[in-house]
RNA sequence: GCCACCGUAGCUCAGCUGGUAGAGCAAUGCUUUCGUAAAGCAGAGGUCGGCGGUUCAAUCCCGCCCGGUGGCU
Numbered sequence: 001g002c003c004a005c006c007g008u009a010g011c012u013c014a015g016c017u018g019g020u021a022g023a024g025c026a027a028u029g030c031u032u033u034c035g036u037a038a039a040g041c042a043g044a045g046g047u048c049g050g051c052g053g054u055u056c057a058a059u060c061c062c063g064c065c066c067g068g069u070g071g072c073u
Stems, first nucleotide, its partner, number of pairs: 001072007010025004019056001028042004049065005
């Protein structure tokens, strides 16, 4: 330098052909216990990497850029 893939909650990841974004774990609160752990319950937590474009509507489609991984030279 070229090619492919990835970027979504604190972490690991879903989101099946565009229509109000979810799970597990973690953290917090509550219940339980003499107390802790474990277990159960509840609520919270997200400008979907950035900027534009298409569209009535974009996490999803298109372009550029940023970051990461792998391959080729």